[in-house]
RNA sequence: AGAGUUUGAUCCUGGCUCAGGACGAACGCUGGCGGCAGGCCUAACACAUGCCAGUCGACCGCUCUCUUCGGCGAGAGUGGCGCACGGGUGAGUAACGCGUGGGAACCUGCCCUUUAGUAGAGAAUAACUCGGGGAAACUCGAGCUAAUACUUUAUACGCCCUUCGGGGGAAAGCUUUAUGCGCUAUAGGAUGGGCCCGCGUUAGAUUAGCUAGUUGGUGAGGUAAUGGCUCACCAAGGCAAUGAUCUAUAGCUGGUUUGAGAGGAUGAUCAGCCACACUGGGACUGAGAUACGGCCCAGACUCCUACGGGAGGCAGCAGUGAGGAAUAUUGGACAAUGGAGGAAACUCUGAUCCAGCCAUGCCGCGUGAGUGAUGAAGGCCCUAGGGUUGUAAAACUCUUUUAGCAGGGAAGAUAAUGACGGUACCUGCAGAAAAAGCUCCGGCUAACUCCGUGCCAGCAGCCGCGGUAAUACGGAGGGAGCUAGCGUUAUUCGGAAUUACUGGGCGUAAAGCGCGCGUAGGCGGAUAGGUCAGUCGGAUGUGAAAGCCCCGGGCUUAACCUGGGAAUUGCAUUCGAUACUGCCUGACUAGAGUAUGGUAGAGGGAAGCGGAAUUCCGGGUGUAGCGGUGAAAUGCGUAGAUAUCCGGAGGAACACCAGUGGCGAAGGCGGCUUCCUGGACCAAUACUGACGCUGAGGUGCGAAAGCGUGGGGAGCAAACAGGAUUAGAUACCCUGGUAGUCCACGCCCUAAACGAUGUCAACUAGCCGUUGGGUUCAUUUCAGGACUUAGUGGCGCAGCUAACGCGUUAAGUUGACCGCCUGGGGAGUACGGCCGCAAGGCUAAAACUCAAAGGAAUUGACGGGGGCCCGCACAAGCGGUGGAGCAUGUGGUUUAAUUCGAUGCAACGCGAAGAACCUUACCAGGCCUUGACAUCCUCGGAACUUGUCAGAUAUGACUCGGUGCCUUCGGGAACUGAGAGACAGGUGCUGCAUGGCUGUCGUCAGCUCGUGUCGUGAGAUGUUGGGUUAAGUCCCGCAACGAGCGCAACCCUUAUCCUUAGUUACCAGCGAGUUAAGUCGGGGACUCUAAGGAGACUGCCGGUGACAAACCGGAGGAAGGUGGGGAUGACGUCAAGUCCUCAUGGCCCUUAUAUCCAGGGCUACACACGUGCUACAAUGGCGUGUACAAAGGGUUGCAAGCCUGCGAGGGUGAGCCAAUCCCAUAAAGCAUAUCUCAGUUCGGAUUGGAGUCUGCAACUCGACUCCAUGAAGUUGGAAUCGCUAGUAAUCGCGGAUCAGCAUGCCGCGGUGAAUACGUUCCCGGGCCUUGUACACACCGCCCGUCACACCAUGGGAGUUGAUUGCACCAGAAGUAGGUUGCCUAACCUUCGGGAGGGCGCUUACCACGGUGUGCUUCAUGACUGGGGUGAAGUCGUAACAAGGUAACC
Repeated sequence: AGAGUUUGAUCCUGGCUCAGGACGAACGCUGGCGGCAGGCCUAACACAUGCCAGUCGACCGCUCUCUUCGGCGAGAGUGGCGCACGGGUGAGUAACGCGUGGGAACCUGCCCUUUAGUAGAGAAUAACUCGGGGAAACUCGAGCUAAUACUUUAUACGCCCUUCGGGGGAAAGCUUUAUGCGCUAUAGGAUGGGCCCGCGUUAGAUUAGCUAGUUGGUGAGGUAAUGGCUCACCAAGGCAAUGAUCUAUAGCUGGUUUGAGAGGAUGAUCAGCCACACUGGGACUGAGAUACGGCCCAGACUCCUACGGGAGGCAGCAGUGAGGAAUAUUGGACAAUGGAGGAAACUCUGAUCCAGCCAUGCCGCGUGAGUGAUGAAGGCCCUAGGGUUGUAAAACUCUUUUAGCAGGGAAGAUAAUGACGGUACCUGCAGAAAAAGCUCCGGCUAACUCCGUGCCAGCAGCCGCGGUAAUACGGAGGGAGCUAGCGUUAUUCGGAAUUACUGGGCGUAAAGCGCGCGUAGGCGGAUAGGUCAGUCGGAUGUGAAAGCCCCGGGCUUAACCUGGGAAUUGCAUUCGAUACUGCCUGACUAGAGUAUGGUAGAGGGAAGCGGAAUUCCGGGUGUAGCGGUGAAAUGCGUAGAUAUCCGGAGGAACACCAGUGGCGAAGGCGGCUUCCUGGACCAAUACUGACGCUGAGGUGCGAAAGCGUGGGGAGCAAACAGGAUUAGAUACCCUGGUAGUCCACGCCCUAAACGAUGUCAACUAGCCGUUGGGUUCAUUUCAGGACUUAGUGGCGCAGCUAACGCGUUAAGUUGACCGCCUGGGGAGUACGGCCGCAAGGCUAAAACUCAAAGGAAUUGACGGGGGCCCGCACAAGCGGUGGAGCAUGUGGUUUAAUUCGAUGCAACGCGAAGAACCUUACCAGGCCUUGACAUCCUCGGAACUUGUCAGAUAUGACUCGGUGCCUUCGGGAACUGAGAGACAGGUGCUGCAUGGCUGUCGUCAGCUCGUGUCGUGAGAUGUUGGGUUAAGUCCCGCAACGAGCGCAACCCUUAUCCUUAGUUACCAGCGAGUUAAGUCGGGGACUCUAAGGAGACUGCCGGUGACAAACCGGAGGAAGGUGGGGAUGACGUCAAGUCCUCAUGGCCCUUAUAUCCAGGGCUACACACGUGCUACAAUGGCGUGUACAAAGGGUUGCAAGCCUGCGAGGGUGAGCCAAUCCCAUAAAGCAUAUCUCAGUUCGGAUUGGAGUCUGCAACUCGACUCCAUGAAGUUGGAAUCGCUAGUAAUCGCGGAUCAGCAUGCCGCGGUGAAUACGUUCCCGGGCCUUGUACACACCGCCCGUCACACCAUGGGAGUUGAUUGCACCAGAAGUAGGUUGCCUAACCUUCGGGAGGGCGCUUACCACGGUGUGCUUCAUGACUGGGGUGAAGUCGUAACAAGGUAACC
C1' cells in the first nucleotide's frame, strides 16, 4: 500500500466482498512446562448451608469457674465507640448525574494546635429475683440495684442571641500515679461532605409548542446552609427552530481499541464520581444515613406453625437451581498491607494476601543436536526411463533445558510472628529418554497430482465449482502457513475519500427546489481614529493516580513490576501585541440606487374593430353520385347531395410578414386600434452614500389536463357507437360523436415545468453571424467600414471532463449564500401529519430481496434504417417438379429383427462404385473359450492328406496315406496339436475428449501483421474518401509507410499456327490391287498422335476521363479485353458431419457386447415427403432404307466370323495383353410408307403362361426374352426447381462397382435454341453510414395479467398486554400542626396542682390500591391489498432497430 466482482472488451460511477488489528468471548479438532493477568456480558431471576462487624472489665452493677486469696478467666446485660468505611451491582438516571473550570450562604465524629474549665445535687432502669401468657418469636406485672446512662443547680474570659437595656447555655469520671486515658466549652487547622454557576455530554420534527409553584417580587416558615425548598399576598411571567415538550436508548469519566491523523466504536479488569440494595413509601438514631448484612408500613414471593401467630431478603465470599453459546473452590491465612474497637496485650476482618480450576489472553521455553546415499524399505506419481517423500529414517557420535528422582534452601520480618511452602533458587542422578497439532493448496492468496463421484453427494468470504478426464466435492500422496495451538462464528475499527473538517459530489452515472419576492441567518467595497470581543504571544493555577510515550532500574529474558521525565493539544486568571475580523465614530464613491433625455419589443390587463377559411341556414343553377381508404365499408344523396353562385347566422383561431428574430423571472406571449401598466437598454451629466449579495421557514406566480357555478359552442375531439383490419383488435385506419377546448369568477399546483446546467460577483486567446442603442469615417441618397455597449447564435485556444462534450451566455480559475445526493429493487409506496370539493398533492420510511443497477465510448451482430454494388437473386425466356404409373431414398408404422449413421439450405438415387448366401454390423437358434487374428513360454508332432458315420452346418467320432528342409548332430526354421498365463478381440459408448478427412458461407473479396501516429483505454488509422474493376483490381488523395495470407498469374485441358517425329494412326500425288476395303508398295503433304515452340499484352487507333487508373468503339487476328472449361477454397463460422474407412484418450464387455455356423431380416406397408425414369402423343408412334461420333474397357477377359433359336441366348471359335483384334449396328437425323386425334397403331403398369443367363442356391429376393394381358395417365392446385451458349433442351455411347443385377453415379460426343428492358421488389452476399436495452449476438432481448409455492409487509370488525396524561375515590406507616379523652419518676409547688412528657383522637401531606376517560406503543386477528422470490406453466407481444402506430413525461 491494495485486490476480486457489472462488459465480448474498455474507461468511469457505484455497491458488495477479501487481505490487517482487537476481544471478559464461544464452538470444533488438538494439547508438554512455567511466569504474569483475566474469568455470569444472559435472569437488578430465585436462593439451601457456612462465613462477611464487632470491640472495650482502664465506665458500671450482677452471676459463675478456678485460686497460692493477691487475683486470673468466662457469661448475659447497662454504657461507649464502630456498624454511613471496606465489599457488590449498573436496575434507574439525558440529569448540575458526570467531566472541566469557577463561586458563596454552610456542616464536619475520630486527628492536630490555642485558651479556659472539669464544682454540687437528684430520680430512675436493665441485668437479677418472684409470678404470669405463648407452640414459637417473644412478652406482661411486681420488687431490688450501679455507672463515663439520665435529670437539675452553680460558674461563663472567650461563645450564641439582642430591641444594645439585657438575655441564654457545660462537664464524667477511671486509674497501674503517669508529662496517663478521658470529659466540657471555645478559636483555628486538616480531612470529609452539602449547595450554586459557565461550558461540554445519544437519536428521533412522521414529537412544535410546553409551563399555575409555573417565572419574578414582598413577607413569613424551614434547613447546617442559599433558594418556590414551603406557605400567604402581588405581578404575568418563564422556556422553545442555536430544537423547548414528548418518545426511545444509556450509569458518566480517566481510559480501552482502531486509525498516518482527524475521527469512529466502546466504558470488562484497575482508578475517580453517581445511583441502587426483594418492589414501593417513611422517618428514627447519629458528626455523618433517609442506612446492603438497622427500624416501621404496604405489596409480591419463600419458609416455620400447636392455625392463634411468627420469620426472611447473597447486586458481600464461596456455593445451588434457573436462564444461556458461555464464565471458577461451599479452599488456606490474618504472615504482610489496611480497617474497627481497645491504654495495651489482643480480638474481629470472604477487605486483603495466597493457593485451587480454565490454553481465556499476553510472554518465555521445550519436544533434541551432529554425521549419515544403497539416495534402503514402504507410500504416491509415472512418458515405465524414472521422479518424489528424502538426510528424512535406520545406523554411528553427542547433549540433558523442561518434566522425573534425591539432597540443600532464601528474601518477603526491625526483636518475635510465614498462609504461600514439597516455594523461588542451587547441586547431584538416569536416559533421546515423557512431550505436535491445526488449517489451507481455482483466483483474490503462499501451496498440485492421482483415485472416487457424475448438476448427485457436496463446497462456497466474493467471483463461483459439480451434468464421466473436477488442481474448487470426498479420500490419498505431496506441498504451503501458523504453532501449544490452529481454524470457525459473533462484535468492533481499518481498508471505505462509501457522510468527504482534514477529504467527495450534483449537464448525461444518485443529485439544482418550476420561477420570483423576501424574514431570520450567513457573507459583505474603500478610508481614518478609537476599542481589544475574536485572533496571536508570555506568565500563573489547574488538567488525580494508573495507563500511552521517553530515559533508567528489578525478576536468567520477556510479558510483568518499578523510579524519574515528557505529554495531557483543555479550562480559568492575568499581562501584553493590534495586521486581519467584529463593535463604535467620522468622512469617500468604483457596488447599488435616484433624476434628465432617448430607443426597441407577440411584456401584462381592459375595451372596440377587421378580413380569409370551416360549419350551418335560406335561395338560384344542376344531376347521380359524393365521401373515404392500402383496399373497402359504415355515413351523406332522387325528400336533389357533392360541385357552383348569391345572401345571412355564429363561434374559434389570426395565413403571408416570420427570422437558432423580439419580450418576459419562469409558465408563457403573435390580426388591427385605443386606454391603463411593469421591466430592460443607450448616452451625458447631477445626486444619495454601502442603502449590497444570498436566502431556512414564509409568501406570490405557475403549461396542459381536471373540479365548482354561470354563460358559450363553429371547428377539433377523450368517453361512446358503427365500419374495417385481424387468429383476436376493448388499438393503429375510416364515418360519426359527448364532456372538454372558448368566456367570467373560484379551486387544483403538477410536467422530459429541460440548457435535464441554482442565484450573484470577479478574472481568463480569438474569429464569424444576428437584434437594440451610441460614437466616428467617407458619402447627394440608398447601402457601407471602424469602435463601443446590452442581448442572442455558430466555431474555437488554454483549461476542465470518465468520455461525450463545455469553452467570456463555461461544465475554465476563484469567492459568497441556498437547495440536493450517498448501490439496485421494494418506493416516491405504506403509516402518520398538513393542504384540497374531489381527483390528488407535499412531507416520507421499514421488513424483505439482489450482486449488481448505471454513464460514456469501442468492436461486432442485427434492423419490417439509409446509401452504393454484385449474384440465374428477381425480371425476360426455355424446360421441368408438384397430378399419373413405376424406380429409388427417407419419415412413420409394423416386426423376433426390419443393423447403424446422415435431418433446413449444407439429410432424404446420401455413406452404399451395386444386401439372394457372403457382404452383415441386426434377429431367433446351435457351437466355442488363450480364442477366427498377433507376440512370448513349456511339451508333442513334419506339414498335409483319403474315406466313412452323426448333424442344418459349425463341429465331433473313427480311419487311409505321408515322414519333408538346414545342421557344427546339441539342435534350429516354417507349419501344426495340447497346456498355463500374460494377452487377443469388440462395426460396444462418447465426433460435446481428439487426430485426420469432408461439407457450408464461398471462388464471396475479404482476413491480418510490423513500425509509426491518435486515444487514459477497449481500439482507431493503414483497410476510410474520389474514381475504377470480376476482384482490398488498379490509379489519385490521405498520418501513415510497408508487408503477409487471399484475388490475379504460374499448372492441366480446349480453340489457331509452326517445328520435330511418323506406328498399330493418315492417304494428296505415283504404282499395284479387289465385288468392296490404306488392302499392298510407298509417302511425310493433310487429318491425327505427342513433345517443344509461337500467339493476346488494352500492344495499336479514336473518344470519354482528372494529363491517372480505366471504360466505350474500331482495326488487325483462329481467338479481345479473365477467350471457354478445370484444378486451386484466405482468417474464420456452424461444439456442422464422421469413434461404422483409418488412427486415438477415457469408459465398458471378457464361457461374452469376442469367435464360428446354417436360417431369417436389412426387400415388410393404411400412409407422408424428397430425387428420378416413362408417359399423356402427330415437332409424334410404327415399318423399311440410309448417314455421321467421341471417350472408354478387355486374359478369371473382350470375342469377330460361322451354325442354331422369333428372342433372351446356345454351340464352335479366328484375333487381341490392344492407335493393330474385340466390345461396337451410335441414336436423334435424312428418305419413304402408314396411322389421323381416339384412352388410340399413344402409354406401358399390372397379371398369366413359356423361357434364357449368372450363380452352391433366384421361394422370401436377380436381370433379361417371347406370347398374351393393356391399369393410371389427355400436360398437372397452392407452391416450387434448373439454366445466359456450344449453355438449356433433346439424342444416344462408354466406364467404375460387379458372378449376376443401373431409371442411380461418373464420363463422352451428336443435334442445338429463346431471353436479359432493367435493379422497384423476393433471397443471399460485399463496402460505407446510422440506431440499439442485442454479445449464446433478432431463432436476440424483454413486459404485464392469470395459475402454483414460499417469504416479509400494509389495511382490518376487533382482542390482549405495557408505559403514561387528566379527573375523582381512598388513605397504611411516618412527620408536622391541633387536642384535658387517658396516663405520667427527676423540676416548681400554696401539696390542691402546675410545667414538661407519653398514649389516644384529629387535620395536612402521601405509598399501595380503585373508578372513569384519553394518548402512545408491543403482540395478535376471519378476511383483504399490493410487493418480493421461485430451470423449463397460460395468454398475448408493450419496450429495445423507424421494434413494425417513434419513444417518453
Model confidence (mean pLDDT): 85 of 100. A computed fold for a 1449-nucleotide RNA from an uncultured prokaryote, annotated as small-subunit ribosomal RNA. It matches the Rfam family "Bacterial small subunit ribosomal RNA". Rfam links the family to the GO terms structural constituent of ribosome and ribosome.